This is a predicted structure of a 78-nucleotide RNA (nadA riboswitch) from an Acidobacteriota bacterium.
[in-house]
RNA sequence: GGCUGCAACAACCCCGUGGAUGGGGACACCCGGGCAACGAUGCCGGAGAUCCGGUAGGUCAGCGCAUCCACUGCAGCU
Numbered sequence: 001g002g003c004u005g006c007a008a009c010a011a012c013c014c015c016g017u018g019g020a021u022g023g024g025g026a027c028a029c030c031c032g033g034g035c036a037a038c039g040a041u042g043c044c045g046g047a048g049a050u051c052c053g054g055u056a057g058g059u060c061a062g063c064g065c066a067u068c069c070a071c072u073g074c075a076g077c078u
Base pairs, nucleotide, nucleotide: 001078002077003076004075005074006073007072013064014062016071017070018069019068020067021066022065023063025060026059027058030054031053032052033051034050035048038045039044
């Protein structure tokens, strides 16, 4: 130098560091649908810091999902 395995360090355990891809989550926007008592009396108010669903794009994060790349440390083989 190459290859293989491992993570002691950690505010229970798990989690070495950075990044990429796929997938998931939250949030805002956006899109679709709904909304009572009561008031008014034709189709309006209540009704927007609202409820349910959707997600191409955006933002966020210990995403306890997967895979890959590089690196730190330890051990073994060569």
The model forms 100% of the base pairs in the Rfam consensus. It was read from a public genome assembly, where an Rfam model found it. Its Rfam family is "nadA riboswitch". The family's RNA type in Rfam is small RNA. Taxonomically the source falls in Acidobacteriota (Bacteria, Pseudomonadati). Its mean pLDDT, the model's own confidence on a scale to 100, is 81.